Source information: Two RNAs folded together computationally: RNase P RNA and transfer RNA, 426 nucleotides in total. The prediction has a mean pLDDT of 75. It holds a member of the Rfam family "Bacterial RNase P class A". Rfam links the family to the GO terms ribonuclease P activity, dimeric ribonuclease P complex and tRNA processing. Rfam classes the family as a ribozyme.
RNA sequence: GGAGAGGGCUAGGUGGUCGCGGAGGGAGACCCUUUCGAGGGUUCCUCUGAGGAAAGUCCGGACUCCACAGGGCAGGCCACUGGGGAAAUCCCAGCGGGGGUGACCUCGGGAAAGUGCCACAGAGAACAGACCGCCGAUGGCCAGUGGGUAUUUUCCGCGGGCACAGGUGACGGUGAAACGGUGGUGUAAGAGACCACCAGCGGCCUGGGCGACCAGGCCGGCUCGGUAAACCCUGGCCGGAGCAAGGCCAAGUAGAAAGGCAUCUGAGGGCUGCCCGUCCGAGCCUUUGGGUAGGCCGCGCAGAUGAAUGACCCCCCAGGACAGAAUCCGGCUUACAGGCCCUCUCCCUUA
RNA sequence: CGGAGAGUGGCGCAGCUUGGUCAGCGCGCAGCGUUCGGGACGCUGAGGUCGCCGGUUCGAAUCCGGCCUCUCCGA
Numbered sequence: 001g002g003a004g005a006g007g008g009c010u011a012g013g014u015g016g017u018c019g020c021g022g023a024g025g026g027a028g029a030c031c032c033u034u035u036c037g038a039g040g041g042u043u044c045c046u047c048u049g050a051g052g053a054a055a056g057u058c059c060g061g062a063c064u065c066c067a068c069a070g071g072g073c074a075g076g077c078c079a080c081u082g083g084g085g086a087a088a089u090c091c092c093a094g095c096g097g098g099g100g101u102g103a104c105c106u107c108g109g110g111a112a113a114g115u116g117c118c119a120c121a122g123a124g125a126a127c128a129g130a131c132c133g134c135c136g137a138u139g140g141c142c143a144g145u146g147g148g149u150a151u152u153u154u155c156c157g158c159g160g161g162c163a164c165a166g167g168u169g170a171c172g173g174u175g176a177a178a179c180g181g182u183g184g185u186g187u188a189a190g191a192g193a194c195c196a197c198c199a200g201c202g203g204c205c206u207g208g209g210c211g212a213c214c215a216g217g218c219c220g221g222c223u224c225g226g227u228a229a230a231c232c233c234u235g236g237c238c239g240g241a242g243c244a245a246g247g248c249c250a251a252g253u254a255g256a257a258a259g260g261c262a263u264c265u266g267a268g269g270g271c272u273g274c275c276c277g278u279c280c281g282a283g284c285c286u287u288u289g290g291g292u293a294g295g296c297c298g299c300g301c302a303g304a305u306g307a308a309u310g311a312c313c314c315c316c317c318a319g320g321a322c323a324g325a326a327u328c329c330g331g332c333u334u335a336c337a338g339g340c341c342c343u344c345u346c347c348c349u350u351a
Numbered sequence: 352c353g354g355a356g357a358g359u360g361g362c363g364c365a366g367c368u369u370g371g372u373c374a375g376c377g378c379g380c381a382g383c384g385u386u387c388g389g390g391a392c393g394c395u396g397a398g399g400u401c402g403c404c405g406g407u408u409c410g411a412a413u414c415c416g417g418c419c420u421c422u423c424c425g426a
Base pairs, nucleotide, nucleotide: 001347002346003345004344005343006342007341008340009339010338012316013315015313016312017311018310020049021048022047023046024045025044028043029042030041031040032039033038051322055333056332058331059330060329061328062327063242064241065240066239070276071275072274073273075238076237077236078235079234080094081093082092083091084090095108096107097106098105099104109233110232114231115230116227117226118225133168134167135166138165139164140162141161142160144158145157146156147155180198181197182196183195184194185193199223200222201220202219203218204217205216206215207214208213246297247296248295249294256288257287258286259285260284261283268280269279270278271277317320352425353424354423355422356421357420358419361378362377363376364375371409380396381395382394383393384392402418403417404416405415406414
């Protein structure tokens, strides 16, 4: 100098004029209402007024209601280890697999409990192996030959042929994936059948670590595919709904018509989807027609219910991105112009 | 504001629960035939990033996650 990795900060600034929401205060004036006590508005002063994501609504909680919600089944979510945290698909540190030259990134229970699936290609796709190839020792068949017996059948033997029974590998090639690899022994041919080394797996022991796990040794020929973001298994958690929750007040009609189910042998409703169980229970459901469409609380040291946070000017620079609260909080994810800072890696050059 | 559902040729849909050689159906469109001509009918054909981006898997329209758009419901 170049290319990167991880993390953090900022989110135009200063000044002036005008304006908007909210809170508090002041009293002079003006307007409106009035039950004549007062209340509201305008004007004046002071204070205050969006974000790192306010977003997506993906997790978790607070809060509220359902009767403070029992049991089983089903269902959903989570999953290496230790710690933090109210909890979490959260955070920190570590462990192991994979990727990267590296800083670093990424993934995470179980496939040796069982079931399913693995298209096409290929001989064969999960305890299998048709085809092709090798052998055919042994048994069988064919002809030849030697011997035993008086001779044939038969019996004993020798070498040859067939590839009938049978044995056998996993070569070539296919595929995402092919039944451990190399060398030797062995055999009729072969093969972990056996041996040496290597790789993996399992069991045991020793040492280290809180632990996941790591290192070493011994034993066992054990060689065992992948997939659980397929069913499933193991362990843990989960009652439902959500501020349009929910509470109070006011206003308003009709207790309207039709149909259905019930009235304790109990409709319907709640307790989670189902069942059991249990509780409430005299009304309930559907359709038609009609009425109200307001206020206060919930509601927050921004905060409404037409719902505010803006406009203009001067100066400076790199000329300002993504984007705007609506019950609140802790996280995650996504979007984001430009700038600044810290730590680290690789390459090149110079000293 | 809260809660559900959907996205597949031009249009309306199926296939997602069992991942594969399964991308299909109807209408529409194009060409040819038929007809004097048109329609109908018959034959043939074109047309699909399965909303987008990642991940799991040998393999994704389908499974998982994140975005985008649309629709519906709720005082």